[in-house]
A computed fold for a 71-nucleotide RNA from a bacterium, annotated as transfer RNA. It matches the Rfam family "tRNA". About the family: Transfer RNA (tRNA) molecules are approximately 80 nucleotides in length. By type it is a transfer RNA.

RNA sequence: GCAGAUGUAGUAUAGUGGUAGUACAUAACCUUCCCAAGGUUAGAGUGUGGGUUCGAUUCCCAUCAUCUGCU
Numbered sequence: 001g002c003a004g005a006u007g008u009a010g011u012a013u014a015g016u017g018g019u020a021g022u023a024c025a026u027a028a029c030c031u032u033c034c035c036a037a038g039g040u041u042a043g044a045g046u047g048u049g050g051g052u053u054c055g056a057u058u059c060c061c062a063u064c065a066u067c068u069g070c071u
Base pairs, nucleotide, nucleotide: 001070002069003068004067005066006065007064010024011023012022013021018054026042027041028040029039030038047063048062049061050060051059
């Protein structure tokens, strides 16, 4: 330099045009003499910028970061 892959909550991940779930973690409450364990609830998220569309995490373009391969 060229080609490709990935980017979603604090962490690990699912989702594939119709308003994003799960687990762990965090906080509050319940239970308990206390702790642990358990239960309920809550907060927290689509790398960035554009485009298409009634509507984009999803489709297209560019860009950024990481990784892989080739030279």